[in-house]
Molecule: FMN riboswitch aptamer (RFN element)
Organism: Bacillota bacterium
């Protein structure tokens, strides 16, 4: 050093425009208001590996949909249940990551059906950085 304990601090982004009209309000009557949820469309992408790629190159940044982890529920507190998403094509010895293209995904509860609004949450947390001891 590196494992190990223990404090601390940090640790998520996003519906412009437009169209509808369930509902509601009103008149004699013509009317009004009304969705970040429907419909076009727009906009977002935690953390940790990997990486042929970029860069100021002992080094550092790069994957929402490749592996893998978080967040919710329930509990006799043992554990147990949920938990999304990618192809064509080029390049090349080699792509799941470069390039070019057209796609797809998104907890739970409210409520007009919700990745994006509002609410557990001035919570939790993968985990990052740092500090103390221990041990050597």
């Nucleotide at each position: 050093a590196a494992c190990c304990u223990c404090c601390u601090u940090c640790a998520g982004g996003g519906c412009a425009g437009g169209g509808u009209g369930a509902g509601g309000c009103g008149u004699c009557a013509g009317g009004c208001c009304a969705a970040c949820u429907c419909c076009c469309g727009a906009c977002c992408g935690g953390u940790g590996g990997u990486a042929a790629c970029g860069c100021a190159u002992a080094g550092c940044g790069a994957a929402g949909u490749c592996c893998a982890c978080g967040a919710g529920c329930c509990u006799a507190c043992g554990g147990g249940c949920a938990c999304g998403a990618a192809c064509u094509g080029g390049u090349g010895a080699g792509a799941u990551u470069c390039c070019a293209g057209u796609a797809c995904c998104g907890a739970c509860g409210g409520u007009a059906c919700a990745g994006u609004c509002c609410g557990g949450a001035u919570g939790a947390a993968a985990g990052a950085a740092g500090g103390a001891g221990a041990c050597g």